[in-house]
RNA sequence: UGGGUCGGCCAGACCAUCGCGGCACCGCAGUGUCGAGGAAAGUCCGGGCUCCGCAGGGCAGGAUGGUGGGUAACGCCCACUCGGGGAGACCCGCAGGCCAGUGCCACAGAAAAUAGACCGCCCGUCGCUGGUCUCCAGCGCGGGUAAGGGUGAAACGGUGGGGUAAGAGCCCACCAGCGCCUCAGGUGACUGGGGCGGCUAGGCAAACCCCAUCCGGAGCAAGGUCGAGCAGGAUACGUAUGAGGGUUGCCCGCCCGAGUAUUCGGGUUGACCGCUUGAGGACCGCGGCAACGCGGUACCCAGAUGGAUGAUGGUCCACGACAGAACCCGGCUUAUCGGCCGGCCCACCCC
Numbered sequence: 001u002g003g004g005u006c007g008g009c010c011a012g013a014c015c016a017u018c019g020c021g022g023c024a025c026c027g028c029a030g031u032g033u034c035g036a037g038g039a040a041a042g043u044c045c046g047g048g049c050u051c052c053g054c055a056g057g058g059c060a061g062g063a064u065g066g067u068g069g070g071u072a073a074c075g076c077c078c079a080c081u082c083g084g085g086g087a088g089a090c091c092c093g094c095a096g097g098c099c100a101g102u103g104c105c106a107c108a109g110a111a112a113a114u115a116g117a118c119c120g121c122c123c124g125u126c127g128c129u130g131g132u133c134u135c136c137a138g139c140g141c142g143g144g145u146a147a148g149g150g151u152g153a154a155a156c157g158g159u160g161g162g163g164u165a166a167g168a169g170c171c172c173a174c175c176a177g178c179g180c181c182u183c184a185g186g187u188g189a190c191u192g193g194g195g196c197g198g199c200u201a202g203g204c205a206a207a208c209c210c211c212a213u214c215c216g217g218a219g220c221a222a223g224g225u226c227g228a229g230c231a232g233g234a235u236a237c238g239u240a241u242g243a244g245g246g247u248u249g250c251c252c253g254c255c256c257g258a259g260u261a262u263u264c265g266g267g268u269u270g271a272c273c274g275c276u277u278g279a280g281g282a283c284c285g286c287g288g289c290a291a292c293g294c295g296g297u298a299c300c301c302a303g304a305u306g307g308a309u310g311a312u313g314g315u316c317c318a319c320g321a322c323a324g325a326a327c328c329c330g331g332c333u334u335a336u337c338g339g340c341c342g343g344c345c346c347a348c349c350c351c
Base pairs, nucleotide, nucleotide: 001347002346003345004344005343006342007341008340009339010338012316013315014314015313016312017311018310020035021034022033023032024031025030037322041333042332044331045330046329047328048327049219050218051217052216056252057251058250059249061215062214063213064212065211066080067079068078069077070076081095082093083092084091085090096210097209101208102207103204104203105202118149119148120145121144122143123142124141126140127139128138129137130136131135157175158174159173160172161171162170176200178197179196180195181194182193183192184191185190223273224272225271226270232264233263234262235261236260237259244256245255246254247253280299282297283296284295285294286293287292317320
């Protein structure tokens, strides 16, 4: 210098005038101050908060799935292990169990899992035909064979030797893999080594299922306070022989209980609280590889409810993307013009 890889940050800037929402001061006028985001989004996970007669047992259901740690919690984050990719920095992984059971394995192929004879190879004291006729060849029949060919994503260990009619872990050596025992390191997943064994065990759990751990339900239209208004009727069940309801979808158990359920008709369409000070962000110090934790300092940073955050003018530049709160917070995912900073890797050049 070029290419790559990983991480962090910014999100037009400044000024003037007018306007909008909250708060404080204020008799009014007005003055001061604050006023969207990194995703406010999707609502996919986790929690706070609120209510449900405080949530017991069982069944069903859902979620998660290497190990250790972080956290209020998580399906998130950090570190490590294992597997895969890359020359490397680095990246990716829904990463428990198919010797508990059941099921599935397209097409091709003879055969797809208690394997399987299509071709080939071998045997026959069998049959037929032919010949150069004590023998040989071809075809058929009866058997043996998984070494060779061929199909496939996958064909029931690999290589070499022995062995055999031909063959085969049938036997042997080495290698791979599996199970058990054991030594060393590590908190652990796991890693490295030694010994023994039978000779060999296909894949799919993102198939049912099994194992381990976790999960009560509903949600700010939660929930609470105040106020306004109205008209009653029908049907069914019931008042302790208890209708109906709550408790998790179901069952048990527990509890409330004098009215309840359905329906026709009538009334209301208000105000306030919840509501933003919070697992809060910033800076400094300490601990930790890190996620993160602890301590100190000063700070307050939207809170609407027909719902504010805008308009105009000026100057400048690289000419401005995706998009806007509605109870709050931690994540994940998705959208996003352009730009800045840093770590590391590779190649080339110069000193």

This is a predicted structure of a 351-nucleotide RNA (Bacterial RNase P class A) from Nesterenkonia salmonea.
Lineage of the source: Bacteria > Bacillati > Actinomycetes > Micrococcaceae > Nesterenkonia.
Rfam family: Bacterial RNase P class A. From the family's description: Ribonuclease P (RNase P) is a ubiquitous endoribonuclease, found in archaea, bacteria and eukarya as well as chloroplasts and mitochondria. It is annotated as a ribozyme.
The sequence was found by an Rfam model in a public genome assembly.
The prediction has a mean pLDDT of 78.